[in-house]
Context: one part of a larger RNA
RNA sequence: GGCGCACGGCGGAUGCCUAGGAGCAAGGAGCCGAUGAAGGGCGUGGUAAGCUGCGAUAAGCUGCGAGGAGCCGCAAACAGGCGUUGAUCCGCAGAUCCCCGAAUGGGAGAACCCGGCCACCGCAUGGGUGGUCACCCACCGCUGAACCCAUAGGCGGUGUGGAGGGAACCUGGGGAACUGAAACAUCUCAGUACCCAGAGGAAGAGAAAUCGAACGAGAUUCCCUCAGUAGCGGCGAGCGAACGGGGAAGAGCCUAAACCAAUCGGGCAUGCCCGAUUGGGGUCGUGGGACCGACAUCAGAGGACGCCUUCCGCUUAGCAGAAGUGUCUGGAAAGGCACGCCAUAGCGGGUGACAGCCCCGUAUGCGGAAAGUGGAACGCCUCGUCGGAAUCCCGAGUAGCACGGGAUAAGUGGAACCCUGUGCGAAUCUGCCCGGACCACCGGGUAAGGCUAAAUACUCCUUGCUACCGAUAGCGUAACCAGUACCGUGAGGGAACGGUGAAAAGCACCCCGGCGAGGGGAGUGAAACAGAACCUGAAACCGUGCGCUUACAAGCAGUCGGAGGACUAUACCCCUCUGGGGGACAGUCUGACGGCGUGCCUUUUGCAGAAUGAGCCGGCGAGUUGUGCUCAGCGGCAAGGUUAAGCGUCUCAGACGCGGAGCCGUAGCGAAAGCGAGUCCACACAGGGCGACCCAGUCGCUGGGUGCAGACCCGAAACCGCGCGAUCUAACCCUGGUCAGGCUGAAGCCGUGGUAACACACGGUGGAGGGCCGAACUGGUGACCGUUGAAAAGGUCUCGGAGGAACUGGGGUUAGUGUGGUGAAAUGCCAAUCGAGCGCGGAGAUAGCUGGUUCUCCCCGAAAUGCAUUGAGGUGCAGCCUCACGCGCUAUGCUAUGCAGGUAGAGCCACUGGAUGGGCUAGGGGCCCUACCAGGUUACCGAACCCAACCAAACUCCGAAUGGCAUAGCAGGAAGCGUGGGAGUGAGACAGCGACGGAUGAGCGCCGUUGUCAAAAGGGCAAUAGCCCAGAUCGCCCGCUAAGGUCCCUAAACACAGGCUAAGUGUUAAAGGAUGUAGGGUCGCGUAAACAACCAGGAGGUUGGCUUAGAAGCAGCCAUCCUUUAAACAGUGCGUAACAGCUGACUGGUCGAAUGUGACCCUGCGCCGACAAUGUAAGGGGGCUCAAGCCUGUUACCGAAGCGGCGGGCUCCCAGCAAUGGGAGCGGUAGGGGAGCGUUCUGCUCGCAGUGAAGGUGGAGCGGAAGCACCACUGGAGCGUGCAGAAGUGAGAAUGCCGGCACGAGUAGCGAGAAGACGGGUGAGAAUCCCGUCCGCCGAAAGCCUAAGGGUUCUUCAGGCAGGUUCGUCCGCUGAAGGUUAGGCGGUCCUAAGUCGAGGGCGAAAAGCCGUAGGCGAAGGGCAGUGGGUCAACAUUCCCACCCCAGGUGGUGGAGCCAAGCGGUGACGCUUCAGAAUCGGUCGGGCGCAGAGUUGGAAGGCUGCGCUCGCCUCAGGGGCAACGCUGGGGCGACGAAGGGAUCCUUCGGGUGAACGAAGCGACUGUGACUGGAGCCGAGAAAACCCGUGUAGCGUUGAAACCACCUGACCGUACCGCAAACCGACACAGGUAGGCGAGGCGAGGAGCCUCAGGCGCGC
Repeated sequence: GGCGCACGGCGGAUGCCUAGGAGCAAGGAGCCGAUGAAGGGCGUGGUAAGCUGCGAUAAGCUGCGAGGAGCCGCAAACAGGCGUUGAUCCGCAGAUCCCCGAAUGGGAGAACCCGGCCACCGCAUGGGUGGUCACCCACCGCUGAACCCAUAGGCGGUGUGGAGGGAACCUGGGGAACUGAAACAUCUCAGUACCCAGAGGAAGAGAAAUCGAACGAGAUUCCCUCAGUAGCGGCGAGCGAACGGGGAAGAGCCUAAACCAAUCGGGCAUGCCCGAUUGGGGUCGUGGGACCGACAUCAGAGGACGCCUUCCGCUUAGCAGAAGUGUCUGGAAAGGCACGCCAUAGCGGGUGACAGCCCCGUAUGCGGAAAGUGGAACGCCUCGUCGGAAUCCCGAGUAGCACGGGAUAAGUGGAACCCUGUGCGAAUCUGCCCGGACCACCGGGUAAGGCUAAAUACUCCUUGCUACCGAUAGCGUAACCAGUACCGUGAGGGAACGGUGAAAAGCACCCCGGCGAGGGGAGUGAAACAGAACCUGAAACCGUGCGCUUACAAGCAGUCGGAGGACUAUACCCCUCUGGGGGACAGUCUGACGGCGUGCCUUUUGCAGAAUGAGCCGGCGAGUUGUGCUCAGCGGCAAGGUUAAGCGUCUCAGACGCGGAGCCGUAGCGAAAGCGAGUCCACACAGGGCGACCCAGUCGCUGGGUGCAGACCCGAAACCGCGCGAUCUAACCCUGGUCAGGCUGAAGCCGUGGUAACACACGGUGGAGGGCCGAACUGGUGACCGUUGAAAAGGUCUCGGAGGAACUGGGGUUAGUGUGGUGAAAUGCCAAUCGAGCGCGGAGAUAGCUGGUUCUCCCCGAAAUGCAUUGAGGUGCAGCCUCACGCGCUAUGCUAUGCAGGUAGAGCCACUGGAUGGGCUAGGGGCCCUACCAGGUUACCGAACCCAACCAAACUCCGAAUGGCAUAGCAGGAAGCGUGGGAGUGAGACAGCGACGGAUGAGCGCCGUUGUCAAAAGGGCAAUAGCCCAGAUCGCCCGCUAAGGUCCCUAAACACAGGCUAAGUGUUAAAGGAUGUAGGGUCGCGUAAACAACCAGGAGGUUGGCUUAGAAGCAGCCAUCCUUUAAACAGUGCGUAACAGCUGACUGGUCGAAUGUGACCCUGCGCCGACAAUGUAAGGGGGCUCAAGCCUGUUACCGAAGCGGCGGGCUCCCAGCAAUGGGAGCGGUAGGGGAGCGUUCUGCUCGCAGUGAAGGUGGAGCGGAAGCACCACUGGAGCGUGCAGAAGUGAGAAUGCCGGCACGAGUAGCGAGAAGACGGGUGAGAAUCCCGUCCGCCGAAAGCCUAAGGGUUCUUCAGGCAGGUUCGUCCGCUGAAGGUUAGGCGGUCCUAAGUCGAGGGCGAAAAGCCGUAGGCGAAGGGCAGUGGGUCAACAUUCCCACCCCAGGUGGUGGAGCCAAGCGGUGACGCUUCAGAAUCGGUCGGGCGCAGAGUUGGAAGGCUGCGCUCGCCUCAGGGGCAACGCUGGGGCGACGAAGGGAUCCUUCGGGUGAACGAAGCGACUGUGACUGGAGCCGAGAAAACCCGUGUAGCGUUGAAACCACCUGACCGUACCGCAAACCGACACAGGUAGGCGAGGCGAGGAGCCUCAGGCGCGC
């Protein structure tokens, strides 16, 4: 280390629970608001942070009612109170009700600021209290322009008028896109989403200028149906009525006009007309009314109205309300047992376990001071009839028409009807409109004014219920202080977190420890392993103890076998001192050693794959629901079946009954009229088509499939709508600020020279420039570093610009629709996002694509092909699978017979072509000849023909095998066919054979055919989907075989017989090569002596001739004879310059051959040829040689999940009533079919449970599986059986979601390399805290001030769990307490860009946009304080001192002061030059104080420090001015050492009062100030202020002066280049302005230092 067991930790699953949710039903209620809403802010308690309540009368006040003993909310405690004189609590009605908000006196950055008027308090200017003051509209009154009246306008009054809010519902005005159409444009999505306006408890519609053709109906709305019909429609996708019928509900009215009258006004012809207003009248379609005439007024009917009255009911508090004891267990009784009781009450909840009779309740009954509400009565309101027909009236820019649109189901169509943007433009009942173009006839109605309940929609509310959830569930989130924490500039986004116990009885006391944390005892309790991190307490993960095992050993980690070791009781045996010990069987743990053995999922032709996915564990996580169609099963009824909406009853979400509208079927045919068991075609017959004859449906339930819906789940990039964003960045506008220093030297001017005069030249002066160098500042060139950073863009060095088109702060504008803005232009930028921002919504867009898709068993079981396809990884049809039903020699094989065919092969004098050699030869070329014609010749080309030998997918005179078709016979046994339901597949792979393409390449591509894999395990091939053998139902420590094997690894023969191989060939390979070896054959030589070896010879002509410098056998050419010989070449090779020399051929000799010696051919097996990368590595290894190699033959054995044997299970068939028997079968992916297990809930049933349910842990039981029991421990309250039913019903994978826990790993890192060290102190503990000493760093900063921003971080005391990258006694941390003091500082006043905007203008949508008056708006303008001191913490604020501003009052004073207006001023650029003075600095000496003195000088001319500020005032003089010079005076501060009073003390020390010094000069000189010059880009406004001055005020007293008084509100702490701001951080980044010392230096550069601050939290 591994496995196991036991015990723990961590963690929070599971079970149980519910405080909270969900859905539905019923009911009520259904608007709130200027009498100030909704919603908030801030307050409010004795102590009070949050929630709740409430509002300065503040967890409350008053009255009435109810109620009856306790109460002061959640929420304890302390303190203190209230209550039978009736509290708390509850109901009704009142009172109070800060500030914001429509917000309304004005303003504003919501919860703040600033006012006017009246009244009051007050001495009062200030201050306070109460009231009132917005705008619009309507009405009334007054007033009143241009312009006489009038009108507009203005002012006032009145208004229970408006405004703003509200979840859904409603009406109207506007109005998308994704999507669907497999693309897309009409179309669809859809008049949806969304925006806007408005209304109400409902809204809208509504009383026929309707419908449409009936024997007509008779307002509107809603439901069912008609009907997916008629229709519309790129006639595509899709869209889709109406009439009629059945129901719910039910309700009708008022005006305009005609006519009459009154009042007012006008006109004139003076009694008439006209107009307006009011009243009467009048309201309709069998037309009505006016008008004229006549009659009636009883009674009744209706109503939508309600000031008062009466009665009844309901709601908002309440009240009464039956009946149980004993005993047992137990901590507790409601449980068990026993015996009772109530019940119009056995719904439900609680009580220490399960309660009708304990408590609250429940059934039932009762109750109202007040408020609200409903009904009835009552009141009130309305309503008459007949006749006449002359005249009058009956809704005008309307109807209608044309054009353009919209809406009707309807897309312009033949398109009516309805609405209307533009134009034209009627009629009045003898009129007008409609009935689907239009016309006629006929019919219906009466437009152009208005109102109208119910039936309908919705639910913020209440109550009830549930085959709804039960803390990862249930609301989109919230059971818990949640729209919270947190994120974002904003719109907006948006969590997690339940449980002690019956009761806190919440652990007194003791011990360890830091007066910790935590723990151990003790105690409480039934239980403390219920101890607050608290019920149960699983798993991952982390430990401790024990048993076995592991250090020569190789791997999917298991499985099979298994030595050894350990353990085991309540049963058995033995021993025993009765404590115990030992043993056998069986079992448990471990596992030396051995055999076999490459995870899971997905996707694939094919994965151990080095292709995908998963760190592990736990929980959650995907074919559902509605409706239409279709098929099957089951059921009801049946030529019929069935109800829908709705209604009724009851025990009321249910059941029963009613309801027949409607639907399907019963009859078809036809385009239709139509006819009908027939009909259509046809003149008709005939014939044919479709039907009938032969007929079953329909309604439910369940299941399979499918259409429409998100439709199995998760997943885009995108599109559209409406909003939010210019705190980043781009541009612009307003207002401010910044730029060390140095260099160069334009114009102009001056002088000199020069010119007729210019010009020009030179010298000065001058100070220009998108000039030069270079800091700040700004940018970002190069390199390196960094790259899980210090930093989501930086650091270091280097570099560009740096007076300009420069940089920068503050305030604003542009996104008016991002279909946009901005852009010195890069598609750049618009909040870390830009070829189209962000948020929310349409929305569950769509996804022919990828991934994932959860229990078990049984039966069958594919495809990767054809055709088509904007088709190719998709789909449709067919093929192949499955299930049900039906048919009945259908499939298949063999044999026989017959038939078609043109492949393999073959052939080519049989065609069409190709192609080699020869012959023959027409023709052509060359040469010769030739006047021409002709002729000759040819080793040239060559058709045709002939001979020989060939070739062909697109040649065939021929032509198989196999395959195919038909018939018959035999075998065969459903394998076949048909109809219907359900699929999947339409990526294939390799191997053999046959072709093609390719290179007669590919593990290549493409066909045909067969096989296997796919979807197939087993054996063999070492290993190895596709090869060989063989198809796994299960078990067996049985047998036989296949392929292939039998020396060892490794089961079986070192088998047998005969050969071969010597190469480890075997155990990779070719052309080619070779006296390898074995066998066969052919031809030579050989005792007349072969072959080889040895000895000897190998000669002469001659050095043959030629050639050559030479060539003598041997450079080359020619010839190659003759002679001597046993033999000897005019020479086989070596050699020489050429000769020579050596050698060979040839000859003789020696030797001696029972098979010799050569040449060649064929065959078997070998050899060479033979080179690759980690390491032998090309038999699987050891190793093998008459084999363990190769060939031939023979026998035996081994060898598989094959076959057999024995036993079991299941399926199908046959037989049988059954039991049972017989037979056949049972590999399997996609897929089809069948049967089951389990989970949650419901009904019925039967049970279990504190003597212990569920859940958890363990165990050796049962079942074919999913699973199910039982026992023990834990646990402490519920749970199960059987039969049915309903589903959020089964998890290992989705880079799944949430949580927990690992590994990496005690690893990287601990954030600027400016640096620490030592001593002391404190403390439990010190590198880190405090003090001291020394050292180091910054010093145009790393110091100081201050704006923004932050918001207590400030100070003190205490603490150390967390935060702090370590530590910590410390802190910007935690807790508590404290701290910010203003007439003069800032705001408050004024105006800028801009913004709001009364009236107004614009807008043929609305929301809105513009803008006058006016307001707001600042780091700009304006405006009155300085010094010193002081607290732990503030100070221009407190204190001291000296001043100042405004106003009021009083006094003095004695005549002016002044709104408005007007004028001035305020009031302005850049560059450059000059000037006086201040602050600062330096220098000079001087003054004051202190110090050392040791050793050369020195007693100061040494060293160190200090030498400051404010106010008032007098006199003189200078400068254009700013200004201050000279000489004085006064006052007040400050000021070191010293000094030591006083107080505290841990005796070390700390604190330190009174008193207490000097307080000059020179030089330099930025900012500010003042003045001048030049230049072009020509450089805010208003208030304050000054002057003038009208109205007005003023002798009842103006200005001015003096004195006194008053001066409210907001900010003020602290950080502020940073640990407190912006960057997620105590982050190397960013952040406007001011001061910014010394030495060297031009300088703010650079280097070193002052003051001051730091050493960067391992």
Molecule: large-subunit ribosomal RNA, half A
Organism: Armatimonadota bacterium